RNA sequence: UCCACGAAAAGCCAAACCUGUUGCAAGGCAGGGGCGGAUAGCAACGGAUCUUUCCUCGUUUCUGCAAGAUGCCGAGCUGCCGAG
Numbered sequence: 001u002c003c004a005c006g007a008a009a010a011g012c013c014a015a016a017c018c019u020g021u022u023g024c025a026a027g028g029c030a031g032g033g034g035c036g037g038a039u040a041g042c043a044a045c046g047g048a049u050c051u052u053u054c055c056u057c058g059u060u061u062c063u064g065c066a067a068g069a070u071g072c073c074g075a076g077c078u079g080c081c082g083a084g
Base pairs, nucleotide, nucleotide: 006081012037013036017032018031019030020029021028022027035071041077042076045074046073047072048070049069050068051067052066055064
């Protein structure tokens, strides 16, 4: 120095909920907040879950197409510290 692993320390992120804002919605953004997290950083590749405008099927629900969302799992890229 690198890899694996994961103590301590320094930091980081930030659930639910509340307020404002945005979106048809799931949800996103900002402030407060703190459930948790060794990446709860990035990206959206595969799966899973969730939402639904228009169109389509259709008596309604629904189905299909398509678009989007996720701190769910796997994988990709990047990354702090350095006990054992």

Annotation: The prediction has a mean pLDDT of 78. c-di-GMP-I riboswitch aptamer from Malonomonas rubra, 84 nucleotides, folded computationally. It was read from a public genome assembly, where an Rfam model found it.